[in-house]
RNA sequence: GCCAAGAUGGCUCAGUUGGCAGCGCAGUACACUCGUAAUGUACAGGUCGGGGGUUCGAUUCCCCCUCUUGGCU
Numbered sequence: 001g002c003c004a005a006g007a008u009g010g011c012u013c014a015g016u017u018g019g020c021a022g023c024g025c026a027g028u029a030c031a032c033u034c035g036u037a038a039u040g041u042a043c044a045g046g047u048c049g050g051g052g053g054u055u056c057g058a059u060u061c062c063c064c065c066u067c068u069u070g071g072c073u
Base pairs, nucleotide, nucleotide: 001072002071003070004069005068006067007066010025011024013022019056027043028042029041030040031039049065050064051063052062053061
């Protein structure tokens, strides 16, 4: 330099013929318990890597850039 995959909550990851952003774990509160763990209920936490474009509307489609991983040279 070229090709491919990826970047979404603290962590691991889903999501979409374009229409309210989510599961699990972790966190906080309460319940349960003699107490803890476990369990149950509720709550909080996100500029969906950055910029631009298309669109009534973009995490999703198009372009550019950054970073990560793998392959080729």
The RNA shown here (transfer RNA) has 73 nucleotides and comes from Treponema sp. Its Rfam family is "tRNA". It is annotated as a transfer RNA. NCBI's taxonomy places the organism under Bacteria, Spirochaetota, Treponematales, Treponemataceae, Treponema.